[in-house]
Context: one part of a larger RNA
């Protein structure tokens, strides 16, 4: 100089602490680890792997296993030969295949051929999710949205560094101010960017309707209106700008006015020099090596879904702040033509018929749900709770046997609040409740997002966990 200390000093973080709601116990999804297994493809492995790649494994996909094929190959460029391409059907076969019959004779042409396709043939090559991520490159995680990292040129030292960045204040910030052998500078900090909280101003349709007619069992349904609500383009508006107090006459802090919002308003993208040979040759890209009638291709099936077991993440619960039946009230943000479907009819019902409207501020999905109000259960393994497991069904799709979701009848397990330990939250958060969307033929308790309802508690920094700065020891580098 830098790392380390069960050295010291000052600060910070849902880091403790006050709180609230879990996880550990119990079914079950999930995922991983071990087992097995022909295979049970591969990766990810402390924080930062383990509902992770994977925004969806019955075929497919798939790369993994068996068995049946191919060998210039499924794809690409060059060469020679044949044929236009194409279309349809039979036959063997599990399929790929393989044989047979069939349609067509286009297009440009200097009539030699030529383009685009298909086949046959030779080799130059293709191929490879095959190994190294410790050869890389690109992307990505972490510390950490922490406040730090440097440099230029001066100055100090024999140097290797200092210095500037220490220091007093203060900030969420190396944030500003004031000093100072330093004086500038850059990379981050902040702000510019997006969404969201309030007004204007413009524009008025598919939105919307307050005044005025009209009509109707009803409903903006008509006329009509531009105020209102919204939509989506431009603007305004928050700056410590005023006042008073502290403070060093600063920086700044404290308390108020005003105002929709007050001191970074709330959130988002946005991640400095670097650390951890961190993670990916399985997105891709690539160097090297390694296979080349097989480590390439192609097909059927069967696998990634097995199961003594063990960990991680969620789901539903154990009940009365509830279950149940009936009645009834308010969202927002999405998606829709290979789709999204009203309305009527059949089914207890998944769901069928059928098909109005809608490439959607017009149709539709579409009933929001806890909530609200009336009855009932009366503390019990119970009208709690729903796994299992028998029967019958429904869709999707060539095909649900291994191995799909969903539906009725039945059946009715464990569980009465969970040891040591342990996780998330600081305000529209937390807990709870329901709608949507990616992918997708189907298939979430998973993700990503909407909105309803809506709290507790923070005395403070001793202590655990990270981190930031000065400073001291070091037999460390």
């Nucleotide at each position: 100089u830098g790392a380390c200390g069960g050295g010291g000093g000052c600060c910070c973080g849902c880091a403790c602490a006050a709180g609230c709601g879990g996880u550990g116990g119990a079914g079950c999804a999930u995922g991983u680890g071990g087992u097995u297994u022909a295979a049970u493809u591969c990766g990810a492995u402390g924080c930062a792997a383990c509902g992770c790649g994977a925004a969806g494994a019955a075929c497919c996909u798939u790369a993994c296993c068996a068995u049946c094929c191919c060998u210039u190959g499924a794809c690409a460029u060059c060469c020679a030969g044949a044929g236009a391409a194409u279309u349809u059907u039979c036959u063997a076969g599990a399929g790929a295949u393989a044989g047979a019959a069939u349609u067509g004779u286009g297009c440009c042409u200097u009539c030699g051929g030529g383009a685009a396709c298909u086949c046959u043939g030779a080799g130059a090559c293709a191929g490879g999710u095959g190994c190294u991520g410790c050869a890389u490159g690109g992307c990505u995680g972490u510390c950490g949205u922490c406040a730090g990292c440097u440099c230029g040129u001066g100055u100090u030292g024999u140097g290797a560094a200092a210095u500037g960045u220490u220091g007093g204040g203060u900030u969420a910030a190396g944030u500003c101010c004031c000093g100072c052998a330093a004086c500038g500078a850059g990379c981050g900090c902040a702000a510019c960017c997006c969404c969201u909280a309030u007004c204007c101003u413009u524009a008025u349709u598919u939105g919307c309707c307050a005044g005025c007619g009209a009509g109707u069992a009803g409903u903006g349904u008509c006329g009509g209106g531009a105020a209102c609500u919204c939509u989506a383009a431009g603007g305004a508006g928050a700056c410590u700008g005023c006042c008073g107090g502290u403070g060093a006459u600063a920086a700044a802090c404290c308390g108020g006015a005003g105002g929709a919002a007050g001191g970074u308003g709330g959130g988002g993208a946005c991640g400095a020099c670097g650390u951890c040979a961190a993670g990916u040759c399985a997105u891709c890209a690539u160097g090297g090596c390694c296979c080349u009638u097989a480590c390439g291709g192609g097909a059927u099936g069967g696998g990634c879904u097995a199961c003594a077991c063990a960990c991680g993440u969620g789901c539903u619960a154990c009940a009365a702040u509830g279950g149940u039946a009936c009645a009834u009230a308010c969202a927002g943000a999405g998606g829709g033509c290979a789709g999204c479907a009203a309305g009527a009819c059949c089914g207890c019902g998944a769901g069928g018929u059928g098909g109005a409207g809608c490439g959607a501020a017009u149709c539709c999905c579409a009933g929001a749900a806890a909530g609200u109000g009336u009855a009932u259960c009366g503390u019990a393994g119970u009208c709690c709770g729903g796994a299992u497991u028998g029967g019958a069904g429904u869709c999707u799709g060539c095909a649900a046997c291994u191995c799909g979701a969903c539906u009725c009848c039945a059946u009715g397990a464990a569980g009465u609040c969970g040891g040591a330990a342990u996780c998330g939250c600081u305000a529209g958060u937390a807990a709870u409740c329901g709608c949507g969307a990616a992918u997708c033929a189907g298939a979430a308790u998973g993700u990503c997002g909407c909105g309803g309802u809506g709290a507790a508690u923070a005395c403070g920094u001793u202590c655990c966990c990270g981190g930031g700065c000065c400073u001291u020891g070091u037999a460390c580098a």